[in-house]
Overview
The prediction has a mean pLDDT of 79. This is a predicted structure of a 398-nucleotide RNA (Bacterial RNase P class A) from a bacterium.
RNA sequence: GGAGAUGGACGGGUGAUCGCCGGCUGCUCGUCGUGGAGGCCUUGGCCGAAGCGCGGCGGCGGGAGGAAAGUCCGAGCUUCAUAGGGCAGGAUGCUGGAUAACGUCCAGGCGGGGUGACCCGACGGCAAGUGCAACAGAGAGUAGACCGCCCCGCCGGCCUUUCGGGCCAGUGGAGUAAGGGUGAAAGGGUGGUGUAAGAGACCACCGGCGUCCCAGGCGACUGGGUCGGCCAGGUAAACCCCAUCCGAAGCAAGACUAAAUAGGGGAGCGUUUGAGAGCGGCCCGCUCGAAGCUCCCGGGUAAGUCGCUGGAGCCCGCGGGUAACCGUAGGCCUAGAUGAAUGAUCGCCACCAGUCGCAAGACUGGCACAAAACUCGGCUUAUAGUCCCUCUCCGGUU
Numbered sequence: 001g002g003a004g005a006u007g008g009a010c011g012g013g014u015g016a017u018c019g020c021c022g023g024c025u026g027c028u029c030g031u032c033g034u035g036g037a038g039g040c041c042u043u044g045g046c047c048g049a050a051g052c053g054c055g056g057c058g059g060c061g062g063g064a065g066g067a068a069a070g071u072c073c074g075a076g077c078u079u080c081a082u083a084g085g086g087c088a089g090g091a092u093g094c095u096g097g098a099u100a101a102c103g104u105c106c107a108g109g110c111g112g113g114g115u116g117a118c119c120c121g122a123c124g125g126c127a128a129g130u131g132c133a134a135c136a137g138a139g140a141g142u143a144g145a146c147c148g149c150c151c152c153g154c155c156g157g158c159c160u161u162u163c164g165g166g167c168c169a170g171u172g173g174a175g176u177a178a179g180g181g182u183g184a185a186a187g188g189g190u191g192g193u194g195u196a197a198g199a200g201a202c203c204a205c206c207g208g209c210g211u212c213c214c215a216g217g218c219g220a221c222u223g224g225g226u227c228g229g230c231c232a233g234g235u236a237a238a239c240c241c242c243a244u245c246c247g248a249a250g251c252a253a254g255a256c257u258a259a260a261u262a263g264g265g266g267a268g269c270g271u272u273u274g275a276g277a278g279c280g281g282c283c284c285g286c287u288c289g290a291a292g293c294u295c296c297c298g299g300g301u302a303a304g305u306c307g308c309u310g311g312a313g314c315c316c317g318c319g320g321g322u323a324a325c326c327g328u329a330g331g332c333c334u335a336g337a338u339g340a341a342u343g344a345u346c347g348c349c350a351c352c353a354g355u356c357g358c359a360a361g362a363c364u365g366g367c368a369c370a371a372a373a374c375u376c377g378g379c380u381u382a383u384a385g386u387c388c389c390u391c392u393c394c395g396g397u398u
Stems, first nucleotide, its partner, number of pairs: 001394005007388004012349007020063002023060005029055002032053003038047004065369001069380002072378005077250004084284004089246005094108005109123001110121004124241002129239002131235002146180002148176002151173004156168004188206006207231002209228002212225005254306004264297006276288003313332003317328004351366006
């Protein structure tokens, strides 16, 4: 100097003018509502303060993200009266930790990719069972003979003829899976013994698998040794088997207040010999239900308040831990809208690109993805551009 990898941060700043939402607060503001201390008088009427609400005018400070998106996981919270067993169904899937929990995160193990820094993994089990693998190929898992190799017979040709034999072609029988071919993949590999020719048939070494043992590790696993010819391919994001876990629905949940209507019409079952109800499906069981329950048709209301933002919260320091994270002292309060506020205009600056210029600089154009709606922990997806730390590789110089 170039090319990469992991992690992190920002993603506009500023001034002026006007505008919106909500919080706290002030006013000797008000032909408003509520309220009723107290007062007056003709004893039943009149006047009416404080306070509160609403409105007005001010002051102070606040107001959309790293993903607010997806709605993919997990929870907080709400409702379903209480509670158990089984089946089916679903999810996860190496080990140890973190966490409220998770399918997330951290650390490790094994496998794969990369020269490397690093990255990826849907990572339990295929000798429990059942399946699947196009085409090619003999054969794709109790496999298999196309070309070959060997032996025997028949037949033809050539050579030799010491009458033994050798070679080639065809055909039939038997053997073989070492060589070749097909394929992504062909039933361990190399070398030898052996054989008519071969073959773990046998042997040596290597590899895989299995039994037993030793060492290290919490563990997944790692390293090593003895014995055994045992050699059993791939696929489970195929069915399946194994282990662990799992109520449902959801803020349009739900609670309260006010109001309105047609306490309308019909059907079925039932009234203690129990209809029905009990919110993932089914069964059992349990409970409620003491007269109603269920279903269908029709009608009314759909307004307001709460839920709604103080949190498994954030910042910083210290301590523990490899880390995720945990503990603790101090400090902080950072939207709560409801047809939906958080904005508009103008100027300057910053950033990026291009042109001109030796440079300083000038001009022109651009400036990503995107918008809270109960909240939080994650994952996934989108993103113009800028910056920082650490690490790897290549080249050069000293």

Its Rfam family is "Bacterial RNase P class A". Rfam's curators write: Ribonuclease P (RNase P) is a ubiquitous endoribonuclease, found in archaea, bacteria and eukarya as well as chloroplasts and mitochondria.